Annotation
A computed fold for a 75-nucleotide RNA from a soil metagenome, annotated as c-di-GMP-I riboswitch aptamer. Model confidence (mean pLDDT): 86 of 100. The sequence is in RNAcentral, with records from MGnify.

RNA sequence: AAACGGCAAACCGCCGGCGACGGCGGGACGCAAAGCUCCGGGCCUCCGAGGCAGGGAGGCGGCCGAGCUGCCGAA
Numbered sequence: 001a002a003a004c005g006g007c008a009a010a011c012c013g014c015c016g017g018c019g020a021c022g023g024c025g026g027g028a029c030g031c032a033a034a035g036c037u038c039c040g041g042g043c044c045u046c047c048g049a050g051g052c053a054g055g056g057a058g059g060c061g062g063c064c065g066a067g068c069u070g071c072c073g074a075a
Stems, first nucleotide, its partner, number of pairs: 006031002011026006029062001035068003039065003042060006
């Protein structure tokens, strides 16, 4: 460079949740790991408190790092 393909943002509908957000269907902004994992950082939600901070419990893996795994190929 190519080939078979894969995933699915925003938004909409239904469902769950106090919430961040998640599931299913539609839909494609994009992604060579946009496959998986809260281990580190970061951001978001909830609790509490006169307020702040610390703390606790959650969420985001398509915020980044890290770990593990993975298709094709000039390799």